[in-house]
RNA sequence: GGGCCUAUAGCUCAGUCUGGCUAGAGCACUAGGCUUUUAACCUAGGAGUCAUGGGUUCGAAUCCCGUUAGGCCCU
Numbered sequence: 001g002g003g004c005c006u007a008u009a010g011c012u013c014a015g016u017c018u019g020g021c022u023a024g025a026g027c028a029c030u031a032g033g034c035u036u037u038u039a040a041c042c043u044a045g046g047a048g049u050c051a052u053g054g055g056u057u058c059g060a061a062u063c064c065c066g067u068u069a070g071g072c073c074c075u
Base pairs, nucleotide, nucleotide: 001074002073003072004071005070006069007068010027011026012025013024020058029045030044031043032042033041051067052066053065054064055063
C1' cells in the first nucleotide's frame, strides 16, 4: 500500500441480507412480593444520539460514500 470482517443497554448478543409496529433478549442493576433471613422464584422499572460525518428516501440500526477504532489476510 491492497482486501475482508467487526462496532446496537453496564456485559454478551439478536435485528441489517428483503428500509416501515414505540429498537429487543439474556445476564447484571433498582424497587416491590414471597421467605425468620439470604439465595432461588414472581412482578414492575431504569438504562441505547444503533462507532462517527454526510447522502438517498415520505421513512434509515438497515441502502450508498467518507472517517475513526479493533481484528484477520496479502504484498